[in-house]
Context: one part of a larger RNA
Parts: sequence; C1' cells; structure tokens
RNA sequence: GGAUGAACGCUGGCGGCGUGCUUAACACAUGCAAGUCGAACGCAGUGCUUUAGCUUCGGUUGAGGCAGCUGCGUGGCGGACGGGUGCGUAACACGUAGGAACUUGCCCCAGAGAGGGGGAUAACCGUUGGAAACGACGGAUAAUCCCGCAUACGCUCCUUCGGGAGAAAAGCUCCGGCGCUCUGGGAUGGGCCUGCGGCCUAUCAGGUAGUUGGUGGGGUAAUGGCCUACCAAGCCUACGACGGGUAGGGGGCGUGAGAGCGUGGCCCCCCACACGGGAACUGAGACACGGUCCCGACGCCUACGGGCGGCAGCAGUGAGGAAUCUUGCACAAUGGGCGAAAGCCUGAUGCAGCGACGCCGCGUGCGGGAAGAAGGCCUUCGGGUUGUAAACCGCUUUUCUGGGGGACGAGCAAGGACGGUACCUCAGGAAUAAGUCCCGGCUAACUACGUGCCAGCAGCCGCGGUAAUACGUAGGGGGCAAGCGUUAUCC
Repeated sequence: GGAUGAACGCUGGCGGCGUGCUUAACACAUGCAAGUCGAACGCAGUGCUUUAGCUUCGGUUGAGGCAGCUGCGUGGCGGACGGGUGCGUAACACGUAGGAACUUGCCCCAGAGAGGGGGAUAACCGUUGGAAACGACGGAUAAUCCCGCAUACGCUCCUUCGGGAGAAAAGCUCCGGCGCUCUGGGAUGGGCCUGCGGCCUAUCAGGUAGUUGGUGGGGUAAUGGCCUACCAAGCCUACGACGGGUAGGGGGCGUGAGAGCGUGGCCCCCCACACGGGAACUGAGACACGGUCCCGACGCCUACGGGCGGCAGCAGUGAGGAAUCUUGCACAAUGGGCGAAAGCCUGAUGCAGCGACGCCGCGUGCGGGAAGAAGGCCUUCGGGUUGUAAACCGCUUUUCUGGGGGACGAGCAAGGACGGUACCUCAGGAAUAAGUCCCGGCUAACUACGUGCCAGCAGCCGCGGUAAUACGUAGGGGGCAAGCGUUAUCC
C1' cells in the first nucleotide's frame, strides 16, 4: 500500500447494487415453511333443481338430477427435491483421469399385451376403555387396494440344447384422451473400484487377527473379508505405516510483476449432519431435518395410570459475545409438487423493511465582491493572518418540499406483491445537508498560552524535570471526505 462477513470512537444528506451470528451443532414461546388428486374409490353433510305421498300450506318424508360445494377415510403421486448448518471426517470425503460387476420413479423411442374369477379393510354403524394422547371388540362395504387361475413376442431359471419349469396387468373419461402390465433401447440421476493430487507432528517407530490371501457358502441392485466356515501366513511401514493435533473438499477469493503465500464468508458443484447415540420399515430412491422404533439428557402436560416435544427451514425470543436484521408483502414473475385442466400448495423465489457493513454514483451551490469590515489569533505594536472567506449583488435547482401524470417487467384476452415505486412534468426557495484524523523525524502541515519527569503522548526513534512546533487548549495549517480514525487478521 492492498484486502475484510468485521468491531470500536467521533460524525452522518441521498440513491443504486450487494451484503449481514465468524461466538453456544446453546436452549427455544408463537405463527408459517409439503402437499395435492372427486377424471381411482366408499360414506356423510349441504346448496340448487325435477318428481311422488302427507300437509295445519309454514313445511316434512321418499326417489332422481347437477361434470355443484364441504368434510372423513381408502387409494395414487410427492414428502429422498427445494431450504439450513459445517458437528464429524485426513477419508476414494473432495479434485482430476480412468474402470466394470450394477441400478434408475417420472420422461423419450420401439415391440407385445390387459381374458376370467375371488378376497379383505378403513371411513360408517353398534358396544366399550382412557383425564388426555390414543385405542379395543363386533357388524357392513368400494376401488387404479390385495390374492389365485389363464395367456407369454419377449423375460428369469434349469437343460441331455430337443426342450422343460416360472412370473403380468386397472381402470377412469368431458370420448379428445389419461392411465395399467411385460420386454428391449435411450436420456438423466445414483451406487461401486482404481491411478495421481492437496495440512502439521518422529518429543508418535513399529502397526495389524477378519488382520493379508485362497476355497465353499451367505448377503447385495452390484464387485469385494461385506459377512461366515475351513486352509495358508501373510499385509502395511523412514517414499513416514501406526498414533496425536487440526480441518468439510473444490470452482474460487485476497495479495503479489511473477513464483508464491494466505484463505474457503456470499454464489455454484460434491460430501456430512438434523437434540446425543443406535436401528430398521416403506419405497425407484432414505437408514429419511419438519417419518417410525429403542436408549439417553433436557423441557412440557397429567385425573399420577400415562402421554407430548426437537427452528443447523423463514421470521422471532433468551443466552453467549466486541458483533450480525422484520414475529413484513406476494405467489404477479422464475422454478418445484400434485392435477386432464381449472387450480391448490410453495418463508424456494420475487420484493419490501432495518444496519455507511462494503462498492459505486450524486449533493451540501455557482459567478461577482476590499490593498481587505467586525470578531478571533499572533505581533518587533508598524503590522500580519483568518480572507473573496463573510456581508452584499446577480444566477441556478441536482437534491429537498408540495401539486399533476405514470410505467416496463405479462408471450393471444384478463391478471403486478414490488408500486402510485422508477420515470416525466409544474411550482417554491440557497433553500434540507461536513465531518474526522493529523501537523518532532520517518511524513504533507507552526505559532501562542497552560502544565513542569506532573498530567499525559507514543507505530518506531522517543517527548514531558519552567520559554515543550512531541502533553492539554486555542488560532492557523495539512490529508481524506459522508465518511475519517483505531483495533484485529492476511498478502
């Protein structure tokens, strides 16, 4: 000198774009953050409407209709994405380059098919337990729910290569379609293996028993000591094994002429985690942040029998800390889930709010105006300086205030949270707007007074003990400027 997710002191006019718990992966009140489909299905309620009976003419009971609305449940798809955090991890975690023994819902292409039966169960009804959470028993019922049978272009297994054995399917419709089953291919995503690369420590020198390899078996979508039985005795290591410490990795970012050094916040990719630990279930995919079970700590409710909870989602609270924001608006756009669609959901996202936290831009006026007012300060008392600075005269209106108009973003109509915002225009009036650090040398900028090794300053050298350009104040000056200094850290 440059840099920062900064903080602190003094100060502070505006706008745009960014950015904002680096500490306690500490604990969390409250609200919201993942639903959707009636064109898979059953039931209940309700609105409108048609019709029949009764009627005290108010209605009531029954049967239909509506692509009606609402609720409960079954079923399907989604909840494995999106969002958060960096605890753990020195590892095939990451980066890069390869590999073979795999998988991939939805999507695309192609081939073949959907015949005929059966069953259960929720909601519901009844009985019943419990304070609650939540159940129990009995009865009835539907489906794109479940299970046999049939069929098999292909598929799987066996094979004496002739063949044999085995496994499928679901319907809905507004009649346009949307779905279903099997098989092959594609696309995308993922699992696995390997070479190489990237921290410190030898005041860690030996480590290892499923350990290293083989065979049989098991397990997985799949290779493999992944697991198991038996057999062999191997395997790693000064090119640093093993141990300890620290740490998510990369694209990048900062600095530097470069080599390098430092760093990994925001954004993107990958990984890991979701109160601590463990486990599996479902599923194409999880060993699953807002799913389940168990153990533990903590908190809450309780009728004491028993239950409930997990903000490292968005806001917000307490605590910790030098320190880090609103319990905002909208689904209008982009994207995502579901749906045939209308649409619903979306604290993703788009916006707004707060903070000079950063970068960038703008303003705080412009011209004229005395051999030069007053005041301040200094003085050799002559004067010098503040200083064209002010006053005063003229001008302008960025900004500001008030009025009027008013978007783009929305693709064929309508539809905009932002937003009456940006922008345009009219009027008014210099009006609303300057500080901070320094002035001994390094280093740009000097005098006076006060103080008297005191009070204090200080980055280094060093200043202060009676004339201090170094402390404090004032005048003056220098630097930068809506900032200026200080501290911390990196180059």
This is a predicted structure of a 491-nucleotide part of an RNA (small-subunit ribosomal RNA, 5' domain) from Candidatus Epilinea brevis. The coordinates come from a structure-prediction model, not an experiment, and the mean pLDDT is 86. It was read from a public genome assembly. Rfam family: Bacterial small subunit ribosomal RNA.